[in-house]
Molecule: c-di-GMP-I riboswitch aptamer
Organism: Deltaproteobacteria bacterium
């Protein structure tokens, strides 16, 4: 460096739901909480789905694909 894996060890993230806040809304943020995750880290490039105030608009990266980066182990 590449490929594979999550068995071990150290860790990490956090679904649904509840509370508060923001928003037209999808949804986002903070706290609680854990369904799960081997990139559930980041990017809206392509597709898909969703929202509405229908736009050269917005949301979802834990929908799929793609790109970038990263811990441990084995080869």
């Nucleotide at each position: 460096a590449g490929u594979a894996g999550a068995a071990a060890a150290a860790g990490c993230c956090a679904a649904a739901c509840c509370c508060g806040u923001g928003g037209a809304g999808a949804c986002a943020c903070g706290g609680g909480g854990a369904c799960g995750g081997a990139a559930a880290a980041c990017c809206a490039c392509g597709g898909a789905u969703c929202c509405u105030g229908u736009a050269c608009g917005g949301a979802u990266a834990g929908c799929c694909g793609g790109g970038u980066u990263g811990c441990c182990u084995a080869c």